Model confidence (mean pLDDT): 81 of 100.
Transfer RNA from a Minisyncoccota bacterium, 72 nucleotides, folded computationally.
The source organism's lineage runs through Bacteria, Bacillati and Minisyncoccota.
Rfam family: tRNA. Rfam links the family to the GO term triplet codon-amino acid adaptor activity. Rfam classes the family as a transfer RNA. From the family's description: Transfer RNA (tRNA) molecules are approximately 80 nucleotides in length.
């Protein structure tokens, strides 16, 4: 330079082009408790970014960013 691979809440992951984007732990509020933990209800947060195909995009194509291997 040149492939190929991944980039999704704070974290780790899921999710065959078609439900309101799902679940853990974490956060944060209530209940409970003497206070704290636990439990239990109930809530806030995610699709790297810009185009594009489509009825319909996390997904499929481009480009650009990041990461991670291979090849020169």
């Nucleotide at each position: 330079g040149c492939c190929c691979u991944c980039g999704u809440g704070g974290u780790g992951a899921a999710a065959u082009g078609g439900a309101u984007a799902u679940c853990a732990c974490g956060c944060c509020a209530g209940u409970c408790u003497u206070c704290g933990g636990a439990a239990c209800u109930g809530g806030a947060a995610u699709u790297g970014g810009g185009g594009g195909u489509u009825c319909g995009a996390a997904u499929c194509c481009u480009c650009c960013c990041g990461g991670g291997g291979g090849c020169a």